[in-house]
Context: one part of a larger RNA
RNA sequence: UUGGGCGUAAAGCGCACGCAGGUGGCUUUUCAAGUCGGAUGUGAAAUCUCUUAGCAAAACUAGAAGAUUGCAUCCGAAACUGGAUUGCUUGAGGUCGGGAGAGGAGAGUGGAAUUCUCGGUGUAGCGGUGAAAUGCGCAGAUAUCGAGAAGAACACCAUUAGCGAAGGCGGCUCUCUGGAACGAUACUGACACUAAGGUGCGAAAGCUAGGGUAGCAAACAGGAUUAGAUACCCUGGUAGUCCUAGCUGUAAACGAUGGGCACUGGAUGUAGGAAGAUAUCGAUUCUUCUGUGUCGUAGCUAACGCGUUAAGUGCCCCGCCUGGGGAGUACGACCGCAAGGUUAAAACUC
Numbered sequence: 001u002u003g004g005g006c007g008u009a010a011a012g013c014g015c016a017c018g019c020a021g022g023u024g025g026c027u028u029u030u031c032a033a034g035u036c037g038g039a040u041g042u043g044a045a046a047u048c049u050c051u052u053a054g055c056a057a058a059a060c061u062a063g064a065a066g067a068u069u070g071c072a073u074c075c076g077a078a079a080c081u082g083g084a085u086u087g088c089u090u091g092a093g094g095u096c097g098g099g100a101g102a103g104g105a106g107a108g109u110g111g112a113a114u115u116c117u118c119g120g121u122g123u124a125g126c127g128g129u130g131a132a133a134u135g136c137g138c139a140g141a142u143a144u145c146g147a148g149a150a151g152a153a154c155a156c157c158a159u160u161a162g163c164g165a166a167g168g169c170g171g172c173u174c175u176c177u178g179g180a181a182c183g184a185u186a187c188u189g190a191c192a193c194u195a196a197g198g199u200g201c202g203a204a205a206g207c208u209a210g211g212g213u214a215g216c217a218a219a220c221a222g223g224a225u226u227a228g229a230u231a232c233c234c235u236g237g238u239a240g241u242c243c244u245a246g247c248u249g250u251a252a253a254c255g256a257u258g259g260g261c262a263c264u265g266g267a268u269g270u271a272g273g274a275a276g277a278u279a280u281c282g283a284u285u286c287u288u289c290u291g292u293g294u295c296g297u298a299g300c301u302a303a304c305g306c307g308u309u310a311a312g313u314g315c316c317c318c319g320c321c322u323g324g325g326g327a328g329u330a331c332g333a334c335c336g337c338a339a340g341g342u343u344a345a346a347a348c349u350c
Base pairs, nucleotide, nucleotide: 003322004321005320006319007304008303012318014201015200016199017198021194022193023192025088026087029084030083031082033081034080035077036076037075038074039073040072041071042070048066049065051063052062053061054060091191092188093187094185095184096183097182103177104176105175106174107173108172109171110154114150115149116148117147118146119145120144121143125136126135162169163168206247207246208245209244210243211242215241216240220236221235222234223233258317259316260315261314262313263312266295267294268293269292270291271290272289273288275287276286277285299306300305323350324349325348332343333342334341335340
């Protein structure tokens, strides 16, 4: 390579958009590139298959036929693929309607708590732990009441609830704005799916510049513990955590499960929409579409388990894997301010 695979054994890119490429609904006519049929030419000989002959037989040798699965030209077929063309509406999109939502961005605003400052009351402790000590306190702390300041986060509601492509999103109000579901539709008419390269988004930590800093807290200091204790515990505490503008581009970025379409018993919760039926005092029950859970049939699986939200049954496209270590390393290249990231071996060894 052919194959076989990718939830947990090696293996799904963190996620999306999308050029090329690959793949693609029903239908009319046509072309004839693929496809199919026929003819002609060619496909050297030897070899090969088969048959006959020659040596007693075989090997061997010779003759005849076949094969040489191919290529070229010509003639034809038109179901399928493809090109052109005519329509269609079920895929896709659009329009309208009333609803749902922590979807995103900006601005404003609220209360509780914490810390600090000022003032009142008040007196000897407070704090902390397994026990202590460091620490704070007669220069009046802790406690308590009143006033003020600051920054950050939003208790209850709260939820196998919701929204978002993923990362993620939670006080309240306003402005701008994206998407999805449902119902209606007399619009467009295959406009679709996937996606190498490419482009964008991308938690936390980290970096650059400028602000901000209440609480928390790497580093650091001290107190304990201990044989030691560069830790776990305690008292402090700087980067950072927050904002603005950039960079970085990684995570157990996880459902450890790529995207799309179709098909294949059910039961039971829950969120959003819709209409109708049955009755009913009563939106109470049933039906239906979309999402999100649990349990399970067939089937699948090495087992665990999955099971209409498939890991079942199929098709299309992409990514990835190929014994362990060496190693996600070296070298090179590209990217980055740096930290580093991406791509990615070999010797050797078991």

The part of an RNA shown here (small-subunit ribosomal RNA, central domain) has 350 nucleotides and comes from an uncultured bacterium. The full RNA is in RNAcentral, with records from ENA, Greengenes and SILVA.